[in-house]
Context: one part of a larger RNA
RNA sequence: AGCGUAUGGGGGAUGCCUGUGGCUCUUGGAGGCGAUGAAGGACGUGGUAAGCUGCGAUAAGCCCGGGGGAUUAGCAAACGUGAAUUGAUCCCGGGAUUUCCGAAUGGGGCAACCCGGCAGACGGAAGGUCUGUCACAUCCGUAAGGGUGAGCUAACCCGCUGAACUGAAACAUCUAAGUAGGCGGAGGAGAAGAAAACAAAAGUGAUUCCCGGAGUAGUGGCGAGCGAAACGGGAUUAGCCCAAACCGAUGUUGUUACGGCAAUGUCGGGGUAAUAGGACUACGAUAUACGAAUGUCGACGAAGUGGAACUACCUGGAAAGGUAGGCAAUAAAGGGUGAAAGCCCCGUACACGUAAGUUUGGCUGGAGUUAGUAGUAUCCUGAGUAUGGCGGGACACGAGGAAUCCUGUCAGAAUUAGCCGGGACCACCCGGUAAGGCUAAAUACUCCCAAGAGACCGAUAGUGAACCAGUACCGUGAGGGAAAGGUGAAAAGUACCCCGAACAGGGGAGUGAAAAAGAACCUGAAACCAUGCGCUUACAACCUGUAGGAGCGGCUUAGUGCCGUGACUGCGUGCCUUUUGCAUAAUGAGCCUACGAGUUACUGAUCACUGGCGAGGUUAAGCACCAAUAGGUGCGGAGCCGAAGCGAAAGCGAGUCUGAAUAGGGCGAUAUAGUCAGUGGUCGUAGACGCGAAACCUUGCGAUCUACCCUUGAGCAGGAUGAAGGUUGGGUAAUACCAACUGGAGGUCCGAACCGAUAAGCGUUGAAAAGCUUCCGGAUGACUUGAGGGUAGGGGUGAAAGGCUAAUCAAGCUGGGAAAUAGCUCGUACUCCCCGAAAUGCUUUUAGGAGCAGCGUUAUAAUAGUUUGCCGCAGGUAGAGCUACUGAUUGGAUGCGGGGGCUUCACCGCCUACCAAAUCCUGACAAACUCCGAAUGGCGGUAAUAUGAUUUAUAGCAGUGAGCCACCGGGUGCUAAUGUCCGGUGACGAGAGGGAAAGAACCCAGACCAUCAGCUAAGGCCCCCAAACGUAUGCUAAGUUGAGUUAACGAUGUUUUGUUGCAGCGACAGCUAGGAUGUUAGCUUGGAAGCAGCUAUUCAUUUAAAGAGUGCGUAACAGCUCACUAGUCGAGCGACAGAGCGUGGAUAAUAACCGGGCAUCAAGCAUACUGCCGAAGCUAUGGACGAAAGUGGUAGGGGAGCAUUCCACCGCCGCUGAAGCUGAUCCGUGAGGAUUGGUGGAGGUUGUGGAAAAGCAAAUGUAGGCAUAAGUAACGAUAAGGCGGGUGAGAAACCCGCCCACCGCAAGACCCAGGUUUCCUGAUCAACGUUAAUCGGAUCAGGGUUAGUCGGGACCUAAGCGUAAGCCGAAGGGCGAUUCGCGAUGGAAGAUCGGUUAAUAUUCCGAUACCGGCUGCAACUGCGAUGGAGUGACACAGACACGUAAGCACCGCGACCUGACGGAAUAGGUCGUUAAAGCGCGUAGGUAUAGGCUUUCGUUAAUAGCGAGAGUUUGCUGAAACGUGACAGUACCGCGAGGCUUCGGCCGAGCGGAUAGUGUGCCCAAGUAUGCUGUCGAGAAAACCUUCUAAGCUAUAGGUUGCAGCUGCCCGUACCGUAAACCGACACAGGUGGUCGAGGAGAGUAUCCUAAGGUGCUC
Repeated sequence: AGCGUAUGGGGGAUGCCUGUGGCUCUUGGAGGCGAUGAAGGACGUGGUAAGCUGCGAUAAGCCCGGGGGAUUAGCAAACGUGAAUUGAUCCCGGGAUUUCCGAAUGGGGCAACCCGGCAGACGGAAGGUCUGUCACAUCCGUAAGGGUGAGCUAACCCGCUGAACUGAAACAUCUAAGUAGGCGGAGGAGAAGAAAACAAAAGUGAUUCCCGGAGUAGUGGCGAGCGAAACGGGAUUAGCCCAAACCGAUGUUGUUACGGCAAUGUCGGGGUAAUAGGACUACGAUAUACGAAUGUCGACGAAGUGGAACUACCUGGAAAGGUAGGCAAUAAAGGGUGAAAGCCCCGUACACGUAAGUUUGGCUGGAGUUAGUAGUAUCCUGAGUAUGGCGGGACACGAGGAAUCCUGUCAGAAUUAGCCGGGACCACCCGGUAAGGCUAAAUACUCCCAAGAGACCGAUAGUGAACCAGUACCGUGAGGGAAAGGUGAAAAGUACCCCGAACAGGGGAGUGAAAAAGAACCUGAAACCAUGCGCUUACAACCUGUAGGAGCGGCUUAGUGCCGUGACUGCGUGCCUUUUGCAUAAUGAGCCUACGAGUUACUGAUCACUGGCGAGGUUAAGCACCAAUAGGUGCGGAGCCGAAGCGAAAGCGAGUCUGAAUAGGGCGAUAUAGUCAGUGGUCGUAGACGCGAAACCUUGCGAUCUACCCUUGAGCAGGAUGAAGGUUGGGUAAUACCAACUGGAGGUCCGAACCGAUAAGCGUUGAAAAGCUUCCGGAUGACUUGAGGGUAGGGGUGAAAGGCUAAUCAAGCUGGGAAAUAGCUCGUACUCCCCGAAAUGCUUUUAGGAGCAGCGUUAUAAUAGUUUGCCGCAGGUAGAGCUACUGAUUGGAUGCGGGGGCUUCACCGCCUACCAAAUCCUGACAAACUCCGAAUGGCGGUAAUAUGAUUUAUAGCAGUGAGCCACCGGGUGCUAAUGUCCGGUGACGAGAGGGAAAGAACCCAGACCAUCAGCUAAGGCCCCCAAACGUAUGCUAAGUUGAGUUAACGAUGUUUUGUUGCAGCGACAGCUAGGAUGUUAGCUUGGAAGCAGCUAUUCAUUUAAAGAGUGCGUAACAGCUCACUAGUCGAGCGACAGAGCGUGGAUAAUAACCGGGCAUCAAGCAUACUGCCGAAGCUAUGGACGAAAGUGGUAGGGGAGCAUUCCACCGCCGCUGAAGCUGAUCCGUGAGGAUUGGUGGAGGUUGUGGAAAAGCAAAUGUAGGCAUAAGUAACGAUAAGGCGGGUGAGAAACCCGCCCACCGCAAGACCCAGGUUUCCUGAUCAACGUUAAUCGGAUCAGGGUUAGUCGGGACCUAAGCGUAAGCCGAAGGGCGAUUCGCGAUGGAAGAUCGGUUAAUAUUCCGAUACCGGCUGCAACUGCGAUGGAGUGACACAGACACGUAAGCACCGCGACCUGACGGAAUAGGUCGUUAAAGCGCGUAGGUAUAGGCUUUCGUUAAUAGCGAGAGUUUGCUGAAACGUGACAGUACCGCGAGGCUUCGGCCGAGCGGAUAGUGUGCCCAAGUAUGCUGUCGAGAAAACCUUCUAAGCUAUAGGUUGCAGCUGCCCGUACCGUAAACCGACACAGGUGGUCGAGGAGAGUAUCCUAAGGUGCUC
């Protein structure tokens, strides 16, 4: 370490439960709340009080009435304090109170805050407090005044507006859909509604809703789709009022011959219809019917009241269980009680009861409404209407033949002898009477209340939410949005002891039935992590098993039975998906648990089965009755299907249509079965098996990031360069020009802050979701930056990159349409049995998808099918052939014709190794040639064979339509491809087994199960490895070969066959000898002699033989050698050709081409023969299913079952122990089942049926838990720590001290924004802190923020925002320079120093000041504004001067320190040496078109001002310094009795100390200075303030000045603030505006070192 077992931890599945949670409904109620201030909130409220609940300053409550009857002060304990039979708490009803916000309403505003006016009150005038009141619109009203509206709210309803995805397999009409969304409005319902309606020769009689009609008529790219009405059956029923004519009253206007007339308004009467009615005229009467308010009785109605009946024993912790004996019942619904209760408790049946209130009932009552007849002259009867044209829309109806309705626009009637409709239009006929209005019921819905129900859920379910959930948390925002239930009957919640630092945790003890129920608490599975024991394991490779099996251990009923382990051996490449094909190195899964996908409706369509009735079958809506409440029964015949068809139809009808037809033909009849339910299969419409887009549309939310713009502020060390201009000099007639000086320009230069980001490195699970280090760019500008605003999604903004628009951009984000669509991918869950494909054809905007056919299956029916033989038939392939066609074609012969040459006066003509027709001979070719022509295959017939449902039809349900390999026949290609395209066959696919080492396809062979039986196939038989080193004859020598490649060509490899030559007259090979002469052949040449080269009858001689020479060699000769010959030797030697087996040719990257060992007369090759082995084949034996045959199987079809949850019925089991969990044994082919041990502690369920949220291994599935990597990486700036002491259980980190180190334009100090208690003190250390912690920005408790002057409000205005009037717009709403207001980043009055706290201070205290208001007193006096005027009031750059603080230096002074051994101080060193606002003074400087005063004219309402003058005067502004402030023996330094102390320190009498005149100088921020100079880009507004008058007001008012007194409100104020407290998910190397910012060196805020101060960066 593995397996097993036992015991634990961990975790929270499972089971059970859920009084309070949900879901879906039923019945009834209620259908609103709100200016009398809602809904919803903020803040308060308790003795102690954080949250929830309740309540509101009368604050877990106050008053009254009713109920009720003993405890009580909510959840919720505890302590404390109370209340209650004189009736509490509690329940119900009514009332009182009810802060602030919110429609929010006095004004404003950043909701819960700020600031007002008026009247009154308190008071004390100011300041302050209290009460009431004060918005806007609209209506009434002369007015005073009064009424109404506004906002919220789930669905239902009406209207205005109105998408897109999608479907149409694309898309535009169309669809989705008048849907979603937006907006307006109303009510308990809403809308509609009393015919200018339907209909059709008959009639109906408002509207609405239900069932039919009907998926019909229609409509429709006549596609997808859309889709009525009449009429029939029901529910419910209800009808009315104006306008007008006419009459009267009254007002106004015009006109008048004042009598009127005309026009018009208001009010009253009258009047309301289609068989027209009414007015009018005449007549007549008080009839009929309906009926409001009110009262009374009744009923309903909150809390509520009464309400029967049981005991004993047994088991047990407990009785309701068991046993025994009783009782009640108009009560056996349900729940509880220590297990399972009619009789224990609450209840239940039944009976009773009232307030407020209601009226659906009866009676009462009588406001009020309602009618006739006749006449027909005249009048009235709804006008920019009806209607028409054009353009749209609605009607089921898409412009169509298009009626009807609505209307944007243009026209525009009639008047009862009228007008409209009846689906173009016209006529006749019929129906009605528009252009005004109201109207209950039947119908729709449920935020809410009450009562109840469920073959609904039971904590990953059911609401998102059973629990303090729309919470925590995320986001700027709109918005998004969790997890989380259970001790026990009862807290009896562990007294006491021990270990331990411990209130951590544990062990005893105790409680309890149980603590293995101990609060992390019922049961307590799995992953995962441990420990004990048994066996195994250190030469062993491998889907981890399976088959055999030794040894060891244990049990045992003692059976060589069982359990555990498993040395060794054989065989053996996971699962799923997708594929022609996967161990694949193709997909998916870390593991476990739970959840997770073909459902439901339309009781639509169709088929099958079952059932009822049957030439018929059946009801729908609705109604009634009964039970009482989702039920049952009955009624209801509307309607539907069928019984008759044919035809386009009229129509006819067992026929009919076509047709001239009686013909023929088509479709029917002859042959009748349907229909209604239930169940199942499939289809359609719906999200339709589940998950999954990118997108489209719609309403909103975002410019705290970023882009640009607007308003108002701020920032830029230091150094350099030296433009224009100017001055002076020179120069010119004058300019020009030149020089020096001055001057200080610039998208100028160098370079910090600041802004940026060139290069490299690092970082890349970072320190950081963009940074760090070094180098680098700009740095007075088109610069950078703060605050407040504006622009918004097909939009913005963009010095333009498709950049940016909140870490998102070729169209943001959020909610919704919405479950968009997905011909695509993935996934799709228990068992067994039967059958079992396809990857082809045609068509397809089609090719990875479909439709039809083919192939499968199931049911029914029918009676075929196939093979072989024989007979008959069609055909043009293989082959073959071509003087048999068409075409192509080798060689030869002949040579028409042509070319070329020659010749001639011309015509003839001649030649030709040129081209070449045709013919002949010869050879040979064809998929698109055929004079010919098979085999196989095909069709038909027949029956002598074999087979035995294999065939066909109809109907239901499919899948497939990617194929692939081998061989055969071909096309294509290279007679290339694991290529591609066809045809045939077989495999694989969907097929296991044996062989081929291993392999989808090759060879053999088709697996129902079992067997340690037999025979064979392919293939094998030396060993691995079962079987022959088998037998016989040859071959191979190359390890060729032994299971996959090789050629041309080469070779004296070897075996064998054949042909031919030489050879005892001596071959072949070897050895010995010769190899000569003419001659150095000739030529050539310097030379050439056999042998550089050329020439050639290369000849001749001597010879046994010997070339005018086969090689080597020389300058040339020479020399060596060969051919050739002789001798020796003594038997075979050559050449050529064929065949077998070998050989070279032969080159690729890890050692590999026999599977390995290995094998040579074989274990190789060839031939012949014998035996054996060998499979899931065949056989044998036993068994399962099936009638038998038979039983491999993917897609797929069919059949039969198992399990889970719930329901019904009959029952049963259970504390003597249910479910669940965990072992064991047994049964079944299987899904599964039974029994039993342990745990557990209260429910479970057989049988027969029924109903489903009904079975998981996979979906990069969802949620939770747990692993792995791994005790690994890392612990966040490399500025740095060390020691001693203290505390403590414990100290590297805490505290103190001493050293050391780091920052020091910061890593110091102050202020804003933002945060919101982090501040201080005490206590604590579980978690948080990247380690520890005694420490902390952590936890707990307590404490802490003090203002007339600081900041903001009670003042002002900018950009901008809101808004009155008004304008515009379907609505919501938009605009609104002008009205009013808000709005700082700007303008505007006022305080300083010192002290003090643990924590605050310009706030408290001390001292000294200043400002506003009020009052009093005094003096003087024209005051008065929302109007006028002035002022306020403004850019940038540059330069000089003065000059304070700060700093430095020096003198003096104080204290202290210092000189090696000694001494000295006129020596040196260190530290200190100080003070504000205010008031007074008014200097330097600035100002020159300066100011003040008086005055004239113009302008004006007037003054002032302005402009133009005159006179007179010197003012105005303004640092600094100085004086005062200023109480100094003070601050400060040193010493210090004594006291207190938490030992850190604190308090502190007292003593000593500078007599100084608060010195001088240098350089100078600030300031003077809003100045001065220069330049061009020409640089806010308003209030405060000053002044002037108008209306008006007065001399007791008002104003100005002085003094005194009084008064002075609200909010902020702690702490962090370049950061551990803000923005970045973090105690994060990032980001973050303003102010101060010392010394030495230095130009400097650079840089280095240091001061004050801070820190050492939490391993």